The RNA shown here (transfer RNA) has 74 nucleotides and comes from a Candidatus Nanoarchaeia archaeon. The prediction has a mean pLDDT of 83. Rfam family: tRNA. By type it is a transfer RNA. Rfam describes the family as follows. Transfer RNA (tRNA) molecules are approximately 80 nucleotides in length.
RNA sequence: GCCUCCCUAGCUUAGCCUGGUAGAGCUCACGGCUGUUAACCGUGCGGUCGCCGGUCCAAAUCCGGCGGGAGGCG
Repeated sequence: GCCUCCCUAGCUUAGCCUGGUAGAGCUCACGGCUGUUAACCGUGCGGUCGCCGGUCCAAAUCCGGCGGGAGGCG
């Protein structure tokens, strides 16, 4: 230098191909249960979907650029 892939909640990630108001598990907070803790059950908090643009009535999703990361080729 070239090619491919990845970036979504504090962590691990689904959703992207096929556009239609963002989900799960864990963690955390509160409550229930228990003599207490753990386990278990319930509720809740938490995301400008890496950044900037474009297309579109509408973008996490499609397109372009940039940034970060992984792998391969030279």